[in-house]
Context: one part of a larger RNA
RNA sequence: GAACUAACGCUGGCGGCGCGUCUUAAACAUGCAAGUCGAACGGAUGUAGUAAUACAUUAGUGGCGAACGGGUGAGUAACACGUAGGUAAUCUACCUCAGAGUCUGGAACAACCUGAUGAAAAUCAGGCUAAUACUGGAUAGUAUUAAUUUUACGAAUGUAGGAUUAAUUAAAGCAUUUAUGCGCUGUGAGAUGAGCCUGCGUCUGAUUGUCUUGUUGGUGGGGUAAAAGCCUACCAAGGCGACGAUCUGUAGCUGGUCCGAGAGGACGACCAGCCACACUGGGACUGAGACACGGCCCAGACUCCUACGGGAGGCAGCAGUGGGGAAUUUUGGACAAUGGGCGCAAGCCUGAUCCAGCCAUGCCGCGUGCGGGAAGAAGGCCUUCGGGUUGUAAACCGCUUUUGUCAGGGAAGAAGCGGUUCGAGCUAAUAUCUCGAACUAAUGACGGUACCUGAAGAAUAAGCACCGGCUAACUACGUGCCAGCAGCCGCGGUAAUACGUAGGGUGCAAGCGUUAAUC
Numbered sequence: 001g002a003a004c005u006a007a008c009g010c011u012g013g014c015g016g017c018g019c020g021u022c023u024u025a026a027a028c029a030u031g032c033a034a035g036u037c038g039a040a041c042g043g044a045u046g047u048a049g050u051a052a053u054a055c056a057u058u059a060g061u062g063g064c065g066a067a068c069g070g071g072u073g074a075g076u077a078a079c080a081c082g083u084a085g086g087u088a089a090u091c092u093a094c095c096u097c098a099g100a101g102u103c104u105g106g107a108a109c110a111a112c113c114u115g116a117u118g119a120a121a122a123u124c125a126g127g128c129u130a131a132u133a134c135u136g137g138a139u140a141g142u143a144u145u146a147a148u149u150u151u152a153c154g155a156a157u158g159u160a161g162g163a164u165u166a167a168u169u170a171a172a173g174c175a176u177u178u179a180u181g182c183g184c185u186g187u188g189a190g191a192u193g194a195g196c197c198u199g200c201g202u203c204u205g206a207u208u209g210u211c212u213u214g215u216u217g218g219u220g221g222g223g224u225a226a227a228a229g230c231c232u233a234c235c236a237a238g239g240c241g242a243c244g245a246u247c248u249g250u251a252g253c254u255g256g257u258c259c260g261a262g263a264g265g266a267c268g269a270c271c272a273g274c275c276a277c278a279c280u281g282g283g284a285c286u287g288a289g290a291c292a293c294g295g296c297c298c299a300g301a302c303u304c305c306u307a308c309g310g311g312a313g314g315c316a317g318c319a320g321u322g323g324g325g326a327a328u329u330u331u332g333g334a335c336a337a338u339g340g341g342c343g344c345a346a347g348c349c350u351g352a353u354c355c356a357g358c359c360a361u362g363c364c365g366c367g368u369g370c371g372g373g374a375a376g377a378a379g380g381c382c383u384u385c386g387g388g389u390u391g392u393a394a395a396c397c398g399c400u401u402u403u404g405u406c407a408g409g410g411a412a413g414a415a416g417c418g419g420u421u422c423g424a425g426c427u428a429a430u431a432u433c434u435c436g437a438a439c440u441a442a443u444g445a446c447g448g449u450a451c452c453u454g455a456a457g458a459a460u461a462a463g464c465a466c467c468g469g470c471u472a473a474c475u476a477c478g479u480g481c482c483a484g485c486a487g488c489c490g491c492g493g494u495a496a497u498a499c500g501u502a503g504g505g506u507g508c509a510a511g512c513g514u515u516a517a518u519c
Stems, first nucleotide, its partner, number of pairs: 001519002006515005013366006020358001021324001027321002030319003035064003040061002043058006071277003080202008090194002095190004100185003103137004112127006143168011173182004203249001205247001211239002215237008252274004256267004279300005302313004330356001332355003338352001339350004369399004379390004405455005413446001418440008463508005468489003474503005484491002
C1' cells in the first nucleotide's frame, strides 16, 4: 500500500447493488417449512329435490411424492475431493421411442358398528364392507434359468448374435361427448441419475521407525444390482515402509477469492459442483432410489406431561428466544414471476423462490449550493503594537432546485393456462384429441413503488484523524521526567512545533481513525 462475512471510538443526508452468529455441531417457548389425487375405493356429513339422484366437503383404504428442494461443516488426510479413464462387474421410478398384451376366479383388512382397557398416549376382542389394495388359475416372448449346437469378434474371465429343448414368471381399471383419453403388464432401446474400480495430484511433525493376522494371496461356500477378504471354513506366509509406512496434530475438497510486475504466498464468507452430518451411538424396514434432518426400532444424556402404572420431544429448515461472545437482522408479505410435488384439469401445497424490513457492514453514484461581493466589518488568535491571520470567508445582491417536502399522473415485470373462430394432422366421422394462427376475458406480493410533471424555498444535510523525523501540515498558553504521548526513532526535569487546550494548517470525506488476522 492492498484487502476484509470484520469489531471498537467519534460522526452521520440520499439512492442502487451486494453481505449479514467467523464464537457453544451448546440448549430451545411459539408459529410456519410436504403434500396432493373423489377421474382408484367403500363410507360419513352437508345442500337441493317428493324421490331416483346430483353437487360439495373429507376421517380411512389405495396411488404418487416425501431420497428433491432448504441447513450446517462436527467428522474425514480418505478414491473424500480434483483430473483422466474403466465397468466384458452394475442398477435406474417418472420421461421418450418401438413392439406385444390387458383373459377368468377368490379370500380378506381398515373405515363403520358393538364391547373392553387406560389419566393420557393409545390399545385389544368380535362383527360387516369396497377398490387401480391382496391373491389362485390361464396365456406370453428376442425376458429369466438350465442343457445341446453354431457364427463373428476380443486383452482374459468372455462379448454380440442364430437354431433346438425343458422349466419359470404378467396385468387394473377409471373418465366421458361412446369413440377416444388417462392408466396397467412384459420386453427392447434411449435419456437422465447413481453405484463400484483404477492412474496421477492433495497440510504438519522422525523429539513418531517399523506397522499389519481378515492382515497379503489361493480354493470351496455365502453375499450384493454389481467386481472384491465384502463375509465365512480351510490352505499358504504373505503385504506396507526413509520415494516416509504406522502414529500424532490440523483440516470438509474444488471452481475460485485476496495480495503480488511475476514467481509465488495466504484463504475456501457470499455464488456454483462434489462429499459428510441431522440430540449422541447403533440397527434395519419401506422403496426405483435411504440405512432416511421435519420416518421407524434399540441404548444413552437432557427437557416436558403423568392419576406414578406409563408416555412425549429433537430449529446444523424460515423467523424468533435466552446463552456464549468484540460481534451478526423481522416471531414481515406473496405464491404475481421462476422452479418443484400431486392432479385429466380447474387447482392445492411450497419460510424453495420472489419481495419488503433492520444494519454506513462493503462497493458504486449523488448531494450538503452557484456567481458576485473589501469598509479586507465585528469577533477569535498571534504580534516586534506598526500590523498579520481567520478571509471572499461572512454580511449583502443576484441565480438555480439535484436531494428533501407537498400536489397530480403512473409503469415494465403477464404470458402461458382458459374462451371463440379458422387451418393442418389423426379418423369411418362435421365428436374428441394434438399442433399452429387470429381475436379475446381474467390474473401483480413488491406498490401508488420506480419513473414523469408541477409548486414553494438556500431552504433539509460535515465530520474524523493528524501537524518532531519517517510524512503533507506551526504558533500561543498550561504543565514541569509530573500529567501524559508513542508504529519505529524517541518526547516531558520552566520558554515542549512531540503531553493538554486554543487559533491556524494538512489529509480524507458520509465517513474518518484504531485494532485483530492476511498478502
Molecule: small-subunit ribosomal RNA, 5' domain
Organism: metagenome